[in-house]
Molecule: transfer RNA
Organism: bacterium
RNA sequence: AGGCGAUUAACUCAAUUGGUAGAGUGCUUGUCUUACGAACAAGUGGCUAUUGGUUCAAGUCCAAUAUCGCCUA
Numbered sequence: 001a002g003g004c005g006a007u008u009a010a011c012u013c014a015a016u017u018g019g020u021a022g023a024g025u026g027c028u029u030g031u032c033u034u035a036c037g038a039a040c041a042a043g044u045g046g047c048u049a050u051u052g053g054u055u056c057a058a059g060u061c062c063a064a065u066a067u068c069g070c071c072u073a
Stems, first nucleotide, its partner, number of pairs: 001072007010025004019056001026044006049065005
């Protein structure tokens, strides 16, 4: 310098053909226990990296930027 991939909840990851964003872990409360842990029940938490564009409608399609990783020279 060129090419490819990733970016969604505190963490690890889903989300089908574009149609109202989910799970597990965590955290909080309760039950249980002498207490802790485990188990069980309820709850908590994200305008999807940023900025634009297309569309009735964008996490999803397009462009640019940023960060990280890989490959080639």